[in-house]
């Protein structure tokens, strides 16, 4: 020098514990902002805020308990997993 590899935000699946079912949450649109492999920069990925539109599955029982439902929240495990430049590891 060349080659190979590690490592993110997140995504999918399962499990556990929850939330809602008196409708939040999830998803959609617009604007603004934040973080994002070890470093810098960065978005068509992620998140937050504001506004808007749309929208649902409840049931049983003596018990305030259970079974469901929601394109529902968190954690753990498995698999997948940065764009440019520079680094790190291995090899010679």
């Nucleotide at each position: 020098c060349a080659u190979a590899g590690a490592g993110u935000a997140g995504g999918c699946a399962a499990a556990a514990c929850g939330u809602g079912u008196u409708a939040a949450g999830u998803g959609c649109u617009a604007a603004a902002a934040a973080a994002u492999g070890g470093a810098a920069u960065g978005u068509u990925g992620u998140u937050u805020u504001u506004a808007g539109a749309c929208g649902a599955a409840a049931a049983a029982g003596a018990a305030u308990u259970u079974u469901g439902c929601a394109g529902u929240g968190u954690u753990u495990u498995g698999c997948c997993g940065c764009a440019u430049u520079c680094g790190c590891u291995a090899c010679a």
The RNA shown here (THF (Tetrahydrofolate) riboswitch aptamer) has 92 nucleotides and comes from Carnobacteriaceae bacterium zg-C25. Taxonomically the source falls in Carnobacteriaceae (Bacteria, Bacillati, Bacilli, Lactobacillales). It matches the Rfam family "THF (Tetrahydrofolate) riboswitch aptamer". Its family is annotated with tetrahydrofolate metabolic process in the Gene Ontology. Its mean pLDDT, the model's own confidence on a scale to 100, is 86.